Predicted 3D model of a 76-nucleotide RNA (transfer RNA) from a Candidatus Kaiserbacteria bacterium.
RNAcentral holds the sequence, with entries from ENA.
Taxonomically the source falls in Candidatus Kaiseribacteriota (Bacteria, Bacteria candidate phyla).
The coordinates come from a structure-prediction model, not an experiment, and the mean pLDDT is 82.
[in-house]
């Protein structure tokens, strides 16, 4: 510098033909225990890596830019 994949909830990841964002673990809180694991139930948690466009409407499609991770290619 060039190709490709990927950035979603504290963590790991789903998100179908663009139409009100989700699960699993974690965490709070209640049932249960003498009390704490298990278990079961509920609730909290999101500018969907920025910044524009296109759309009646965008996590999803375009344009830059920014990070991580592969491959190439440079390396006087």
């Nucleotide at each position: 510098g060039c190709u490709c994949a990927g950035g979603u909830a504290g963590c790991u990841c789903a998100g179908u033909u663009g139409g009100u964002a989700g699960a699993g673990c974690a965490u709070u809180u209640g049932u249960u225990u003498g009390a704490a694991g298990c278990a079961c139930a509920a609730a909290g948690g999101g500018u969907c890596g920025g910044c524009g466009g296109u759309u009646c409407g965008a996590g999803c499609c375009c344009g830059c830019c920014c990070c991580u991770g592969a491959g190439c290619a440079c390396c006087a």